[in-house]
RNA sequence: CUCAUCCAGAGUGGCCGAGGGACGGGCCCUAAGACGCCACGGCAACCGCCCGGGAAGUAAAUCCGGGGUCAGGUGCUAACUCUCGCCCGUAAUUGGGGGAGAUGAG
Numbered sequence: 001c002u003c004a005u006c007c008a009g010a011g012u013g014g015c016c017g018a019g020g021g022a023c024g025g026g027c028c029c030u031a032a033g034a035c036g037c038c039a040c041g042g043c044a045a046c047c048g049c050c051c052g053g054g055a056a057g058u059a060a061a062u063c064c065g066g067g068g069u070c071a072g073g074u075g076c077u078a079a080c081u082c083u084c085g086c087c088c089g090u091a092a093u094u095g096g097g098g099g100a101g102a103u104g105a106g
Stems, first nucleotide, its partner, number of pairs: 001106006011040005019029003023085004041077003046073002048070001049068003053064003081100001086097004
């Protein structure tokens, strides 16, 4: 940079000690110990693995799509990505799109 996904799901213990939720506003979590780190669990099907289907093809490679009681590589385990932010619509609640961010694959 490109593509896909982001209304589901899943916590205990130990250490540390004041901030954390990406950024700004709001709101929330937090000395009844947050955040972070470690250990052990758990969630999840993006990659991988297994099993079918389809396209094309002589075949293989390749492409599309489905299923799995699989956890090997990542990821995640407060709040919809916590919420708003820019545009359009709506009387309002709020709806659609975008941007930003996160994760995975390339």

Background
A computed fold for a 106-nucleotide RNA from a soil metagenome, annotated as SAM riboswitch aptamer (S box leader). The RNAcentral record of the sequence draws on MGnify. Its Rfam family is "SAM riboswitch aptamer (S box leader)". Rfam describes the family as follows. The SAM riboswitch is found upstream of a number of genes which code for proteins involved in methionine or cysteine biosynthesis in Gram-positive bacteria. Rfam links the family to the GO term regulation of gene expression.